[in-house]
RNA sequence: CAGAGUAGAUACAGCGCGUCAAGUGCCAUUGGAUGGGAGGUUGCCAAUGGACGAAGGGAGGUCAAGCCCGCGUUGCUGUAUCGCAUCCGCUG
Repeated sequence: CAGAGUAGAUACAGCGCGUCAAGUGCCAUUGGAUGGGAGGUUGCCAAUGGACGAAGGGAGGUCAAGCCCGCGUUGCUGUAUCGCAUCCGCUG
């Protein structure tokens, strides 16, 4: 001097969940994790509380489950791309 690696983000695919409204998103409080080490939060996760709030349709029918097409800033997994400001460390 150059480079790699976190939490996580996005896209696609697969398998689910909800559509009888859970989840997601928003606010507050508390706690936690976060390149190998130190320290840290714009970001991430969890719990509790609060406010807001939705897209259904089809065939069939034993009148209700399941099925099909949708919908949800939906969950998980895989792949691809992106991804630590500071000091030290690591690789060349």
Molecule: THF (Tetrahydrofolate) riboswitch aptamer
Organism: mouse gut metagenome